[in-house]
RNA sequence: GGUGGCUAGGGUUCCGGUCCUCAAAGGGGGAUGCCAGGUCCGAGAGCCGCCGCCCGGGACAAUGUCAGCCUGGGUGCACGGCGGGAUAAAAACCCGGGAGA
Numbered sequence: 001g002g003u004g005g006c007u008a009g010g011g012u013u014c015c016g017g018u019c020c021u022c023a024a025a026g027g028g029g030g031a032u033g034c035c036a037g038g039u040c041c042g043a044g045a046g047c048c049g050c051c052g053c054c055c056g057g058g059a060c061a062a063u064g065u066c067a068g069c070c071u072g073g074g075u076g077c078a079c080g081g082c083g084g085g086a087u088a089a090a091a092a093c094c095c096g097g098g099a100g101a
Base pairs, nucleotide, nucleotide: 001051002050003049004048005047006046009041010040014038015037016035017032018031019030020029021028022027052075053074054073055072056071057070058069077097079100083095084094085093
């Protein structure tokens, strides 16, 4: 640096809930997310893993080098608007480790 899973968080396309309504209802239509729900979206500064990269060691093999393999370690720090964008819609998503500090 990339990626998978999860969570904080997010809204309302679908399912469900609630209310109204349609002759019959196990069915249809409408409204509703200040409906603690399911699907769904989802973190640079949240969690866990895998890959990559860096450093060390090891075996193969009689001595070396390269490459590959195995293995241990490392991968720091991190406050952050306004505004805009996508999706049905919104968000710690994307613009963005941006502007600024």
A computed fold for a 101-nucleotide RNA from uncultured Pseudolabrys sp., annotated as Guanidine-I riboswitch aptamer. RNAcentral holds the sequence, with entries from MGnify. NCBI's taxonomy places the organism under Bacteria, Pseudomonadati, Pseudomonadota, Hyphomicrobiales, Pseudolabrys.